[in-house]
RNA sequence: AGAGUUUGAUCCUGGCUCAGAGUGAACGCUGGCGGCAUGGCUAAAACAUGCAAGUCGAACGCGAAAGUAUUUUCGGAUACAAGUAGAGUGGCGAAAGGGCGAGUAAUGCGUGUCUACGUAUCCCCGGGUCAGGGAUAGCUCACCGAAAGGUGUGGUAAUACCUGAUAAUCUCGAAAGAGCAAAGGCUUGCUGCCUGGGGAUCGGGACACGUCCUAUCAGGUUGUUGGUGAGGUAAAGGCUCACCAAGCCGAAGACGGGUAGCGGGUGUGAGAGCAUGACCCGCCGCAUCGGAACUGAGACACUGUCCGGACUCCUACGGGAGGCUGCAGUAACGAAUAUUCCGCAAUGCACGAAAGUGUGACGGAGCAACGCCGCGUGGAGGAUAAGCCCCUAGGGGUGUAAACUCCUGUCAGAGUUUAGGAAUAACUGACCAGACUCAAAGGAAGGGCCGGCUAACUUCGUGCCAGCAGCCGCGGUAAGACGAAGGGCCCAAGCGUUAAUCGGAAUCAUUGGGCGUAAAGAGCGCGUAGGCGGUCUUUUAUGUCAGGUGUGAAAGCCCGGGGCUUAACCCCGGAAGUGCACUUGAAACUGAAAGACUUGAGUAUGGGAGAGGGAAGUGGAAUUCCUGGUGUAGCGGUGAAAUGCGUAGACAUCAGGAGGAACACCGGUGGCGAAGGCGACUUCCUGGACCAAUACUGACGCUGAGGCGCGAAGGCGUGGGGAGCAAACAGGAUUAGAUACCCUGGUAGUCCACGCAGUAAACGAUGAACACUAGGUGUAGCGGGUAUUGACCCCUGCUGUGCCGCAGUUAACGCAUUAAGUGUUCCGCCUGGGGAGUACGGCCGCAAGGCUAAAACUCAAAGGAAUUGACGGGGGCCCGCACAAGCGGUGGAGCAUGUGGUUUAAUUCGACGCAACGCGAAGAACCUUACCUGGAUUUGACAUCCCGGGAAUCUCUAUGAAAAUAGAGAGUGCCCUUCGGGGAGCCCGGUGACAGGUGCUGCAUGGCUGUCGUCAGCUCGUGUCGUGAGAUGUUGGGUUAAGUCCCGCAACGAGCGCAACCCCUAUCUUUAGUUGCCAGCAUUUAGUUGGGGACUCUAAAGAUACUGCCCCGGUCAACGGGGAGGAAGGUGGGGAUGACGUCAAGUCCUCAUGGCCUUUAUGUCCAGGGCUACACACGUGCUACAAUGGGCAGUACAAAGGGUUGCCACACUGUGAAGUGGAGCUAAUCCCGUAAAGCUGCUCUUAGUUCGGAUUGGAGUCUGCAACUCGACUCCAUGAAGCUGGAAUCGCUAGUAAUCAUGGAUCAGCACGCCAUGGUGAAUACGUUCCCGGGCCUUGUACACACCGCCCGUCACACCAUGAGAGUUGGUUGUACCAGAAGUUGUCGGGCUAACCUUUCGAGGAUGCAGGCACCUAAGGUAUGGCUGAUGAUUGGGGUGAAGUCGUAACAAGGUAACC
Repeated sequence: AGAGUUUGAUCCUGGCUCAGAGUGAACGCUGGCGGCAUGGCUAAAACAUGCAAGUCGAACGCGAAAGUAUUUUCGGAUACAAGUAGAGUGGCGAAAGGGCGAGUAAUGCGUGUCUACGUAUCCCCGGGUCAGGGAUAGCUCACCGAAAGGUGUGGUAAUACCUGAUAAUCUCGAAAGAGCAAAGGCUUGCUGCCUGGGGAUCGGGACACGUCCUAUCAGGUUGUUGGUGAGGUAAAGGCUCACCAAGCCGAAGACGGGUAGCGGGUGUGAGAGCAUGACCCGCCGCAUCGGAACUGAGACACUGUCCGGACUCCUACGGGAGGCUGCAGUAACGAAUAUUCCGCAAUGCACGAAAGUGUGACGGAGCAACGCCGCGUGGAGGAUAAGCCCCUAGGGGUGUAAACUCCUGUCAGAGUUUAGGAAUAACUGACCAGACUCAAAGGAAGGGCCGGCUAACUUCGUGCCAGCAGCCGCGGUAAGACGAAGGGCCCAAGCGUUAAUCGGAAUCAUUGGGCGUAAAGAGCGCGUAGGCGGUCUUUUAUGUCAGGUGUGAAAGCCCGGGGCUUAACCCCGGAAGUGCACUUGAAACUGAAAGACUUGAGUAUGGGAGAGGGAAGUGGAAUUCCUGGUGUAGCGGUGAAAUGCGUAGACAUCAGGAGGAACACCGGUGGCGAAGGCGACUUCCUGGACCAAUACUGACGCUGAGGCGCGAAGGCGUGGGGAGCAAACAGGAUUAGAUACCCUGGUAGUCCACGCAGUAAACGAUGAACACUAGGUGUAGCGGGUAUUGACCCCUGCUGUGCCGCAGUUAACGCAUUAAGUGUUCCGCCUGGGGAGUACGGCCGCAAGGCUAAAACUCAAAGGAAUUGACGGGGGCCCGCACAAGCGGUGGAGCAUGUGGUUUAAUUCGACGCAACGCGAAGAACCUUACCUGGAUUUGACAUCCCGGGAAUCUCUAUGAAAAUAGAGAGUGCCCUUCGGGGAGCCCGGUGACAGGUGCUGCAUGGCUGUCGUCAGCUCGUGUCGUGAGAUGUUGGGUUAAGUCCCGCAACGAGCGCAACCCCUAUCUUUAGUUGCCAGCAUUUAGUUGGGGACUCUAAAGAUACUGCCCCGGUCAACGGGGAGGAAGGUGGGGAUGACGUCAAGUCCUCAUGGCCUUUAUGUCCAGGGCUACACACGUGCUACAAUGGGCAGUACAAAGGGUUGCCACACUGUGAAGUGGAGCUAAUCCCGUAAAGCUGCUCUUAGUUCGGAUUGGAGUCUGCAACUCGACUCCAUGAAGCUGGAAUCGCUAGUAAUCAUGGAUCAGCACGCCAUGGUGAAUACGUUCCCGGGCCUUGUACACACCGCCCGUCACACCAUGAGAGUUGGUUGUACCAGAAGUUGUCGGGCUAACCUUUCGAGGAUGCAGGCACCUAAGGUAUGGCUGAUGAUUGGGGUGAAGUCGUAACAAGGUAACC
C1' cells in the first nucleotide's frame, strides 16, 4: 500500500466482497509447563444453606454453668472456675466498605466559575466542668399467646434523663438588656464532657458551555413566567402559599416519541474521525415493586422502621416471618462465564487508653488455553533402507527424515535444606518460592489451508449426484475448487469457524466527493430570517494572535530510569493532556462605533427596437352549412377495397347568405419575455431591457431556508359558444386474432368568461450573482470615427443571439468570454439496482390527484461514454447463371436406386437445410456382415513369453446341417553334437500374464474431409494518434477478375492469400523413327514387303503473347476502347492449387488414439435367415409419351482405355444368350472392336399406333459349392401407365447447353449409378429495379451463444415479506372524577400524664402523650382519549422460482420512430 467482481474487450461511475488490528467472547478439533491478568454480556427473573458490622467492663447495674477441690446430716454447702460466659442500659460505628446499571436525554455527567450554607470523628487557640432530683431496662414474681411476641407487679445503676446555679468573644436586639451548658472514668496523669473561635476534610446549592436518533412529533406551558409579602430549609430560590401582572419556551428544534447510566479511558485509524463505556478510578442512580417519614453530624438508609401490592415460607387458621443487584452456592434462562476453599500474616476500615476483637473489604489458593508473555517437546554425526505416493517404467518424492553412534539436561518427577515477602529489639506466613543433589531422550504437536484474490499440486473416487462456497464461482466421465491419499504452505499449545467493532470506504468527503449524458440544479420569479459583502480615516478590542497564572485527579498512552533470570507485569520521574477560566499585551484582518468617498447599485434627461402583457374594435383568404341557378351519374376513399354521400339530383360550377376558429406570404439557429410562452390590422392602458451624454443619491448590494406569486397540454366546476379537428363510441377494412395502425362517421374537449388544479423530456436534461482567461466569422438593436452631396464600403464601442476554434478541462462524448476553464459568495439536490416516488401518517384539492416520504424482502450487479464485431422489413458502391433474356429438364407415368415411415426374430450401423437422401457402398445369393434364430467354444480365429509332448504333414471311419467331437493309420525332414541330447521352425496339450471387441464417447483427440469460397480477403513489425479497448496502415479519388495497379495520405515496410511459377490443350522448330506413317521409287488382295524421315503420329527439349506496336480517352498515371500483325490478344481454354478462420460441421464402422465398459462374452466358429419386407411420403435417375420420329436395308468417320485365373481372332453349331475347337498377344505389333447419332433408300401417316415398353406366362444361356427367398442375359408370347405434366423448382454463357455412342474401376456373376473419352453442335444476355448469396464504406443498436439475438405484460402454480381489513387482545400514557393506608405538618385534645412551679398536701398549674379533625398523598376504581405491539375471514399490489399459457410492446426506420 491494495485486490476480486458488471464487458467480447475498454475507460469511468458505483455497490458487494476480501487481505489488517482488536474482543469480558462462544463453538469445532487438539492440548506439555510457568508468570501476570480476566471470567453471568442473557432473567434489575427466583432463591435452600453458611458467612458478609460490630466493638467498648478505663460509662453502668447484674451475673451463671460444666469441671476440680474441700466438706456433708448425702438433700446439699463452700472455694476455685469468675466478677468469667452471658444478655441488658449507655457510647461510638452501622450513611463507610462491597454489589448492580433497572431508571435517567437532564433533578445526571464533563469542563470552568460562583456561594446564600452545613460539617460527627481530627488539628490549633480561649473558657468551663458547681449543686441537686426523679425514673427505667436487665432482674424477681404473676399472666396471655402455637409461635413471633406481649401485659402487669416489685426493686435498681450510669458518661441514660431532668431541674437549679454560673456564663461570654455565643444567640436575639439599634441599644439598654434578656436568654443559654456540662459527665464522669481509671493503673494520678491521662482520657472524657460543655461552650466559643479558627483550620482541615467531606458535603448541600447556583450559573455558563458541551452531551444520541426522530419534524411521518410544530406549537408547548397555568405554579406556568415575573413581582410583593409570608411560610419553610443548614442554605439562595414558586421550594410552598396569598395577592397582583400576563408572561415564559420554540425552526440555533420547544413539546412529544425512541434509545441510553456519564466521564477518565478502551478498540481502530496516518490523522481528523468512527465505534465503545467489561476489568481499574471518579460521579450519579438503585436495593422485591410503590409510597412515607423517624433517628442522626450525615439517610428519606442494600443485610433499620411504618404502610400498600405481588411472590415465597411457617401456623394450633386466631395470626406471623422474609427480601443474595454482598462472598460462595442452587435452580432457571442461555451459545456462554469459576470454589457452598484458606487467612486476617500483609494493606485498610470500625470500636477500644490498650491488649485486642470484627472485617466473603482485602491477601491468597482452586477451576477455565478466556487473553497477554516466556520456555520446552532435544543437539551433533549418519545414505539415499523399507513402507507409502507419483511416473514418460528410466526414475523421482517423503528425506538427514528414520534406524544406528555420541552428547546435553530447560520443564515436568524424587529428595535435602532454607533465603525472601516481616514493617520489629523480639513475637507473627494463609499462600508462594529461591538454592543444592539424583535419574533418564526418556513424559510433552496439533490445527487450518493448497482455482484466483492468497503462500502452497498431483493421483484416485464421484459424474449438475454427493457436495463446496467470503466474493467471483466449482460439480453434467479425464475436477489442481466435491471426498480420500501422497506431497506442500501458513501458524503453533494452539489452530480454525461464527458473532460484533474500527480500518481498507475519498462508500456522508472539515481534512477529503459530486450534480450536461453515470444518482443528483427546485418549472420560474419576488422576497423574510440567515449567510456573505466596495474604497479611505479614527476609535474600540468581539473573533484573532502572543506571554503569564490557575486548573485539566490518580491510573492509562508516550519518553527516561529501575525491579522480578527475560518478557508480559510492576515501581519511580518526566512529558503530554491540542480544553476551560482569569490576567497582561498587539491591532494587520473580521466584528462593533463614528466620519468620509464613488468605482458596486440606483435615480433623472434624450433616443430608437421588439409576436412582452391586458382591453376594445376591424379585416381578408379558406373549411363547413343554408338558399337559388346551371348540370347529370356518380362522388368519396384506399396498398386494394368497403362502410358513407348521391336520381328526394350529390360531386362539379356560379351567385348570395350564416357562423365559428385560426391568422398563408413576410418568417429568418430573427425579435420579446423570469419561466410557461408570444405571430393579421388599428386604438387605449401598461411592464422590462438597450444605447448616448451629463447630473444626483452614497454601499442603498448578492444569495435566499420557510413564505407569497406566476406556471404548457390535459383535467374539474358554473354559464356561454361550437366552423374545422377530434379521446370515448359506431361502422368498414386488414388479420390467425386486431378491443390497433388505414378508411367513413362522431361526442366530450379544443374557443370565451369566472373559479379550481399545479404537473411535463416544465430540457441548454447545464441554479443565481460577480471577476478573470487567445481568436475568427455570421446575425439583431443602438452609437462613434474616416470619407462622401447623400447612400454604400471600411475601422471601432456596448448589448443580445449563433457557428468554428486555442489554452484549460472532461471517464469519454464534448464544453470552450453565452464555459462544462480559473476563482469567490449563497441556495437546492445526490449516496448501488429493484421494492418505490409506492405504503402508512400529515398537509392541499370538488374529484382526478398533488406535495412530503419509508421499511420488510430481494439481487451482485444496475449504469455512463467510447471500441471491435454481428445484425437491421437503414443508406451508398460493386460482384456472382443471383435475377432478367434464352435452351433443356424435375414436379404428372412406368421402372431403377437412396431415404423416411411402417413392419419384422432381424429388417446391422453411420450421414439430416444449402453442405444427408445412385451418400460411406469402385458393385449384400454364401462370403462380405457388423443384425436375427439356432448349434458350438473359452489362453481363445490372431500376437509375445513359460512348461510338457510330438517333425511337419497326409489318409480313413462314425455322428452331425456344419462348426466340431470321438477314434484308427501312414510318416519321420533342417542345423549342431561329447551320440545322452540340444537348437530353429511347425503342430498338440497345459499354466497365467494377456489376446479379442464394426462395444460407448467425433462434445476427450490425431489424421482426413465438407462448407462459406477460388470469395478477396486475413494479419504483422516499427512509427504516429488515443488514459484505454483500439485506430492508422487496409480509409479516400480512379481502376481491376483480384487489398490488381496508380495517385493522394502519419505512415513506412513486410507476411499468408490474388497473380505467376506446374500439368493438359491450341501453333511452330529441333532431336528420334518401331510395333506408328507412306509423298516419290519398286512390290502386294492388303504399308504386305524393300525402302524412306518428307507428312501424320508418337515423346523429349525448346520457341511463342509482353498491352510489345499504332490511334483515342484518362491526372503526361494505373487502366480502358479500337486497330494492325499473329495459330492464339488482353488471366487464350481447361486442370491442379483452397489465406486467417467459421460451423463443438462429418468420421472412434478406413486408420491411429485417451478414458470407460466387456472377458465361459459385447470375443471366436458354424448353418439358416435378414440387410432385397411394403398401405404410404420424399430425393436422384433411366425409358417414354412419338414423324426433327419408329422399323428395315446399305454406307462413312473417333478418342481414350483394358487384357495371361485374362482379352480371345478365326472355324463350326445354335433364331439367340452362348457352346465346341482354337491362332495370336505380358501388347503403338494380337484381342476386346461393328462406334452411334450421321448420310442414302424403302416403309409407317397421327392412331394409345409398326409410339411406349412395364407386367406376366413359357422355354433357355452363363457365372458360381449353390440363382427359392435374391443374379444378369436370350428367345417366343403378353403389351400396363403414359398423348409433354398443378403449385413450385433445377442446370447451363461456347466447343458450353442439348444430343449420340465408346471405354474403365469394382467384379466369379450382376450398372439406368460413378469415373473417363470422343462425335454432332445451338439460343440468349436490354440491363442491375427486384429475389438469393457475397465484398467494401457508412449509420442505428438495450445484440456479443451475436436477430434462430434480446426482451415486456396478463394468466396458471409454489414460496416469502408487506399494506388494507368487521374486529379481537396486550403494553404505555394523558384528562376528569371517586376513594384513600402509613406518614409529616397544622389544629383540637373532654381521656391519660414521674422530674418543674404553687400548695391548705386534698390538689391545681405548666408540659407531654393517646385519640379526633383538616390539607397533601401511593396502590386501587370508573369514564374517555393518544401512541405502540400481536393477531384476524377476506383482499391489494410486490418479490423470488431450468424447461407452463397467450400474445409481440421495446431494442434496427423493431416493421405505426421512441419517450414524458